[in-house]
Context: one part of a larger RNA
RNA sequence: UGCAUACGGUGGAUGCCUAGGUCGAAAGUACCGAUGAAGGACGUGCUAAGCUGCGAUAAGCUUUGGGGAGCUGCUAAAAAGCUUUGAUCCAAAGAUUUCCGAAUAGAGUAAUCAGUCCGAUUUAUCGGAUACUCUUUACUGAAUUCAUAGGUAAAGAGAGGGUACGUGCCGAACUGAAACAUCUAAGUAAGCACAGGAAAAGAAAUCAAACGAGAUUCCCUAAGUAGCGGCGAGCGAAAAGGGAACAGCCUAAACCCCGAUUUAAUCGGGGUGUUGCGGGACCACAAUAUCUGACUGAUGAAGAUAGAAGAAAACUCUGGAAAGAGUUGCCAAAGAAGGUGACAGCCCUGUAAUCGAAAUUAACAUCAGCGGUAGUGGAUUCCCAAGUAACUCAGGACACGUGAAAUUCUGAGUGAAUCUGGGGCGACCAUGCUCUAAGGCUAAAUAUGCUUUCGGACCGAUAGUGAACUAGUACCGCAAGGGAAAGGUGAAAAGAAGAGGUUUAACCUCAGUGAAAUAGUACCUGAAACCGUAUGUUG
Numbered sequence: 001u002g003c004a005u006a007c008g009g010u011g012g013a014u015g016c017c018u019a020g021g022u023c024g025a026a027a028g029u030a031c032c033g034a035u036g037a038a039g040g041a042c043g044u045g046c047u048a049a050g051c052u053g054c055g056a057u058a059a060g061c062u063u064u065g066g067g068g069a070g071c072u073g074c075u076a077a078a079a080a081g082c083u084u085u086g087a088u089c090c091a092a093a094g095a096u097u098u099c100c101g102a103a104u105a106g107a108g109u110a111a112u113c114a115g116u117c118c119g120a121u122u123u124a125u126c127g128g129a130u131a132c133u134c135u136u137u138a139c140u141g142a143a144u145u146c147a148u149a150g151g152u153a154a155a156g157a158g159a160g161g162g163u164a165c166g167u168g169c170c171g172a173a174c175u176g177a178a179a180c181a182u183c184u185a186a187g188u189a190a191g192c193a194c195a196g197g198a199a200a201a202g203a204a205a206u207c208a209a210a211c212g213a214g215a216u217u218c219c220c221u222a223a224g225u226a227g228c229g230g231c232g233a234g235c236g237a238a239a240a241g242g243g244a245a246c247a248g249c250c251u252a253a254a255c256c257c258c259g260a261u262u263u264a265a266u267c268g269g270g271g272u273g274u275u276g277c278g279g280g281a282c283c284a285c286a287a288u289a290u291c292u293g294a295c296u297g298a299u300g301a302a303g304a305u306a307g308a309a310g311a312a313a314a315c316u317c318u319g320g321a322a323a324g325a326g327u328u329g330c331c332a333a334a335g336a337a338g339g340u341g342a343c344a345g346c347c348c349u350g351u352a353a354u355c356g357a358a359a360u361u362a363a364c365a366u367c368a369g370c371g372g373u374a375g376u377g378g379a380u381u382c383c384c385a386a387g388u389a390a391c392u393c394a395g396g397a398c399a400c401g402u403g404a405a406a407u408u409c410u411g412a413g414u415g416a417a418u419c420u421g422g423g424g425c426g427a428c429c430a431u432g433c434u435c436u437a438a439g440g441c442u443a444a445a446u447a448u449g450c451u452u453u454c455g456g457a458c459c460g461a462u463a464g465u466g467a468a469c470u471a472g473u474a475c476c477g478c479a480a481g482g483g484a485a486a487g488g489u490g491a492a493a494a495g496a497a498g499a500g501g502u503u504u505a506a507c508c509u510c511a512g513u514g515a516a517a518u519a520g521u522a523c524c525u526g527a528a529a530c531c532g533u534a535u536g537u538u539g
Stems, first nucleotide, its partner, number of pairs: 002537008015524001016488002020459002022456009031161002039100003042055003050074002061094006070082003106113002115130006132158009165196001166194004176183001180230001206213002217244004227235002248441003251385001255271006276419001278384004282378004291372003295369006303361003307355002313328005329346002331335001337349003390414008400426001421436005475482002495523001498510004
C1' cells in the first nucleotide's frame, strides 16, 4: 500500500408520518369607496426583533347574547396582575380608528411640509371648513338699454379599487401551410373604456315549407354533416329533435283637452293608443268584471351569524404504556372521523336523532297601499317610427376568402311608399307562404369569485402551490422584474442535578432521566460516495 473482517466518522438517500397543497361536488353568497376604499407607512406589550391583533381609548374600549374556570396571542421563564360581583374565549351591534393613499386648501422626493377663514380655549393648542368636474337652485352681473357671457354661494352626484367572470373599442406576431404572399394563428394575446353580482341577449319586418312553429339564454344532438377553402393548410354552421328555465310589457303617430309663443309654423303637459285573422284614430253601443305586478310599506318567517344536550366495559396476561391477546358483557336513529403512552362503538372530542338567539340578517308567505289589464258593430276620412328602406361605389360581419352571394353593419353619393303599403323565403322574376323595420324596458335557466360542508384507485417535503417553516420572505437587479433554501427528540422535557478532564471554551467521561440517549435539542429511520481505527494477510 492493496484486500478481507469488525467497529466508527461523515453524509442525508430510503422507509414511515403530515401541519400544507391539488382537483372536484353540493349549498349559500356577491361589489367596496369622499360617513375617505383597496393597499400601505409608523406606532402600540412590564421587558418586545419578527408574525398576528389593534390605532394616541392602540394584543385593546362599550353594550347585548353564548359559555363556565381559568386567563394575560405565536412565546418559555421571571415580574406584575385579572377572574364565580362570571374573567379569558365565541357571536352580533357600536365607539375609537395616527399618517400616506382617488387624497381633495396649497405644495411635495408617498407616509412630509404647511396656509387662510370660522369656532373653542387651559393661550401650549384643539375642532371644523376650504380640490376639480357635472347638474339644480339662488344671488349678482360686462362689452351693450333689456339681456346674455362671466362671477359668487348652497345642495346633490362623480372621481379610486376589484383575482376571475361580462360588454364595447382597438388589435399583433411567433406559429401552421413542412418555404411563402391569399389563408392560418385570431378577432386570440396585449392595450383602452365601461358595468354588474352577474353581464349581454330578448318578445319576430324570425324560422319553416305547402305541414307548421311561436322572445332570449344555456346544455345534448343534428355534425365534423351542409358548406367555405392558394378546394392547400385548415375553417365549419343552421333548421328539426331532446332537455334546463320560462314572462311579458311600455312608447311615437292619428284624434281630443290645457299651456307657452304666435301672422303662420312650432314646442311642452295630460287623455287616448300600441297591432298582423292587420291594428288604431273616428261614429254608435256596452262594461267596471277578470286576471295580474318585475312597485312601496307592514307583519310573520324556514334559514345564516355563538351554542345546548347526547347511549354503552370490566377483569386477567404481555408490555415503559393497552386501545393488543384471553374471558365475560353492554349501546346502537350513534360501528363518520380525530385524539388518548401500540390497533378503542362503550376513555376524551365528537357522531345519529333532537333543541337553541338579546342583536344583525333573510329566501319565502300574508295583508295593505299604489298600479296594470277586456268587448261588439259601423264607416273607409286620417295615422301606423325618414335622410330611414332601397340603389351605386368602398369595406366589415355572417361557417360563407366576391363568389351566382342572398342576409347584416358601416363610410360616401342618390333617395321612396303608409295597408291597393312594406320586408323575407340564399342572384333575379312570377305565384304562393310568412312577417310588420327604421323607439324603449324585461326575471329565470348561463359565467366566475368567495364562504361553509364533504369527497378523491390526487401529492407526501427534489413531490404537492413559488411558498407545510418569519414566503412573494431572504437575496439579486437602477428599474420593469426575477426569486430561493429551510418539516420530524421523546408518551411526557422527565432537555442531563452533581463530579472529573480541558484554554475553564468547545467537547468528552462518570453519574442521573427515560422503554430506548448509537432518542441529547448538529436530536426518528440513517443507504452510498468519501475518511478512519483494530485485527488478519500481501508486497
Molecule: large-subunit ribosomal RNA, domain I
Organism: Candidatus Daviesbacteria bacterium